[in-house]
């Protein structure tokens, strides 16, 4: 890179640079930008995935790396908007129905896949 696991509606911006686009891809919708966004830097915060430290429980097997509470912030990470919002499946909702359900819709509601980000393991 790929797999695997777990999370993802909470929080959390100043300033210098640079100068057109950007919000991951395609498509649509929306939104942020010359009042300078995106992105880099440096400070500053936010959160606690893993290192560390203390406690409980269990010590068979397993749970990705043993559980679960607390503390800390050393390794990462994040700091516009639900991962911005939709796209496929279901369900629930409208409408027409030949009354058996069957079609068709539209994205306002709940789940699911996919993707994608991060994090840890493993190669």
């Nucleotide at each position: 890179c790929a797999u695997u696991u777990a999370u993802u509606u909470c929080g959390a911006a100043g300033a210098g640079g640079c100068g057109a686009g950007a919000g991951a891809c395609c498509a649509g919708g929306c939104u942020c930008c010359g009042u300078g966004a995106c992105c880099c830097u440096c400070u500053g915060g936010c959160a606690a995935c893993c290192a560390c430290c203390g406690g409980c429980a269990a010590c068979g097997c397993a749970c990705u790396a043993g559980g679960c509470c607390g503390g800390c912030a050393g390794g990462u990470g994040c700091c516009a908007a639900c991962u911005c919002c939709u796209g496929c499946c279901c369900c629930a909702c409208u409408g027409c129905u030949u009354a058996u359900u069957g079609c068709a819709g539209g994205g306002a509601g709940g789940g699911g896949a996919c993707a994608a980000a991060u994090a840890a393991a493993c190669c």
SAM riboswitch aptamer (S box leader) from Hymenobacter gummosus, 123 nucleotides, folded computationally. The organism belongs to Hymenobacter, within Bacteria.